[in-house]
Molecule: RNase P RNA; transfer RNA
Organism: Planctomycetota bacterium
Order: sequence, then structure tokens, then C1' cells
RNA sequence: GGAGCGGACCGGACGAUCGCGGUGGCGUCUGCCGUCGAGGAAAGUCCGGGCACCGACGGGCAGGGUGGUGGGUAACGCCCACCGGCCGCAAGGCCAGGGAAAGUGCCACAGAGAACAGACCGCCGAUGGCCGGUUCGCCGGCACAGGCAAGGGUGAAACGGCGAGGUAAGAGCUCACCGCCGGGAUGGUGACAUUCCGGGCACGGUAAACCCCACCCGGUGAAAGACCGAAUAGGGAGGGAGGCGGGUCCGCCCGCCGCGGUGCGGCCCGUACCGCCACAACCUCCGGGUAGGUCGUUCGAGGCGGCCGGCAACGGUCGUCCCAGAGGAAUGGUCGUCAGGCGGGAAGAAGGGGGAACCCGUAAACCGCCUCACAGAACCCGGCUUACAGGUCCGCUCCGAAG
RNA sequence: GGGGAUAUAGCUCAGUUGGGAGAGCGCGUGGAUCGCACCCACGAGGUCGGGGGUUCGAGUCCCCCUAUCUCCACCA
Repeated sequence: GGAGCGGACCGGACGAUCGCGGUGGCGUCUGCCGUCGAGGAAAGUCCGGGCACCGACGGGCAGGGUGGUGGGUAACGCCCACCGGCCGCAAGGCCAGGGAAAGUGCCACAGAGAACAGACCGCCGAUGGCCGGUUCGCCGGCACAGGCAAGGGUGAAACGGCGAGGUAAGAGCUCACCGCCGGGAUGGUGACAUUCCGGGCACGGUAAACCCCACCCGGUGAAAGACCGAAUAGGGAGGGAGGCGGGUCCGCCCGCCGCGGUGCGGCCCGUACCGCCACAACCUCCGGGUAGGUCGUUCGAGGCGGCCGGCAACGGUCGUCCCAGAGGAAUGGUCGUCAGGCGGGAAGAAGGGGGAACCCGUAAACCGCCUCACAGAACCCGGCUUACAGGUCCGCUCCGAAG
Repeated sequence: GGGGAUAUAGCUCAGUUGGGAGAGCGCGUGGAUCGCACCCACGAGGUCGGGGGUUCGAGUCCCCCUAUCUCCACCA
């Protein structure tokens, strides 16, 4: 110098002036002064939690989710460390990473055969058959029966791989190594690793197909919900009543049974409470709730810094800071200075290295232009994902040149 | 603020145990007709909204984006 890997961060600063929103004070009738005012993603709403309501939140079914091990956390599908597999020369990256010897389904086309497999080409033809020869021992030929699955071919995938022995040809048929299965030992909290013994191999793939196993999840979200509460129009209760038994101070009360209703709001059970044939009118009484207002609502699993523990995620402790909160919704415009970037200046200069060819190497005055991307709070947090002009810093890997 | 659905040819829509990308209308060419339309025959036309993943194989299964449409409080 080139190519690349991992991580952290900025994404203008200050001032003036004109405006906007919240809020405090003064002053008073429209002004003055002070103070605060977007983001790393405020976004997507994909997960998790706080908080609130659904009476209690108990059991089961259904449904959904997660899926190596250990830890972190309020919790998680997030994060950290480790294990295993794959990719990369490496730094490193990726993995929905439990179970396919519980069961079911599927594996198109091609191919002989696709899951209790199969024989197209091929190899053999020991044995049997046929033909020929024969010294009658057998030999040669054919490829009919039959044997084989090594080689070719099909396919994403062909029923362990490779080598040797063996054989008519072959084959875990036998053996070594590897893989696989079963058992043990050692190390590790564990995933797992290493190793020993045994087994000749039974066991293809697919679960982001049904399913099985383990664990987790009740529902709804700020239009949740709490308080106050008009107008109009509704609603409810009582007068007014199930059956049986008992008691009674005759008002009614209690118990059992039956039916109905309410409530967790996918369903069932359990459980709790309430009611008791029915319509209309009337009388008496009560409540919910709409418009609207207030709260919920921003001090919080909070930010920053130091120290301690931990490989780390993170935890503990001390100090310090207060940082939008309003409604369909403010956070902006202009100018100046600084800072930064780009282009010119700039010739690959000066300079450095080398015997040479050649290689490395762009500092400043000054001038011009630009300051821009993605986007934008709506109850609040922790994550993930996605978008983003331009720029900075740190750690690491590989390659090349000259000295 | 919180949910749901859809996206396949120019237009309207099908597409299920994951394996052929289709239908109607429209368009083009030819035929038929004196000519046009209807009609008959043939044909062209597709990043299946975009990007990843699972799988031998994805319009279909999973994840992330984009666009469009649509629903909502209380009482009754």
C1' cells in the first nucleotide's frame, strides 16, 4: 500500500433574530421575564415485561410458542460463555441445533429398482442343460435354466465407505482402518470429548408434513381504566307470587330440591352470588352511562462517572444529574462565526528508497461549493428487525513491494 | 393507538396432501364474408409484490420488508 473481519460512535457547535408547544412568575387585557422542548432508530408492531380492567384466577380440553448445554435478566424468541456441525487460507461467519429403531403421510420426472427394493447394460455360468471333441480322467463352445451386484447408467437420494483376502463371478462372506450400534472407564456442573471392550451392519431423506417429548403462555390493551358528570332518550328494582319442610314476635326468616340468570370474554368442570309464571299501564325508588372535564401521564427495571465481583452478559455499591409531555399533535426559518467535507491549488511536486528499470510519496497559503441521509415522540420500559448522505476511532487477519 | 385481509398474464380471478403455472375477456396472425362484427383455428404474453431461509424441489411452508383495502370506544 491492497483486500478483508469484528466492534464502538458521531450524524454539526456557538451566537443573533423572527416564530411554535409545555410550564412558572409578574402584570393586567394582552403583554413582559424565566425555564424545558425528539431519535439511534421515536419506525415495523415481531417478541418480552410493567401498569390497568375482566369477581377469585383453581383444574382440564382446545389453541399458540420455544427447542444443544450452562449462565444473565423483571421477562423474553434477547444477551454472554461454552459444545457440536457447515463455510472461509485466516481474522472470523452461519445454524428453527430435541425425537425419523412410537406411529402415519410424502419422495414428482428419470430409472430395472425409491423403502421388508431391484436387475437395463454388464460379470459369471462352479452346478444343471444343449452342441462338439475325447486318451473316458475330462476339455472346448453356447448363454437355456440359473447365480451375482463389483463396474456402467438414472436420480437430490440406490440399502455402510475404502483396501486386502476370497470366489465361477461376486457379496461383511472374512479381516484391518473409518463410520454406525450396544456397554464400560476417565475428564467436565453440563452439552460433550478421549479411550477400551463387544456386535458384521439391523437403522435412506423429510417434523419451517401430521405427530411424539420437555418446558412456557388466562384474555384484552391507554379507544386499558379511575373520579366528577349535563341535555335528550333508555335501563333496573319494589308494589308482584316456584315446590316441599320447619320456625315465628305473623312482618317474615331458615333449610333442601328444581329451574333460570350473572361472571374467564374459545369450551367444559369446579366454585361464588342473585332471582323465581307473564305483558302493559300506574305509583314509589335507584343506578349505569354519553357529550364534556380531571386523573392515569411521565422519577424510571432512569442517565452519567468512579470502585468492587465476574472470562463475559451482568450484578453490587458510592457520588452526581432531572431530561418533551399538550390537543390530531409544538420541537422550525434566516444571518454570522467556527468546525468539517469535496474540488481547484497539485506537477504523483518537494522529498525518500534503489546499481538500474522503477517504486513509495499530496503538506500549506489562497479560491470556489456544500453541511445533506433515514426519519420524527403519543402510557412507559428491555430486546429484535428494518431504513440511513457523509464521517471518526479501536482491535485483528491475509497478501504484496522496497530497505 | 390497536387489529384483520389481499397482492398470480394488459384487466377480472382460479390454483391443497409441495413436483404441469392456468381460465375468461382483451391482443396478434390466418380462415370465413363483397366488407365489418359475431364465429372457427393457431399463437404471443408471467421476476406468481420484493428479499432471505427450509427442502432434491416453493405460487404453496417459515422469517423480514413494501403497497393497497378494511375494522374499532360507551349505552341500547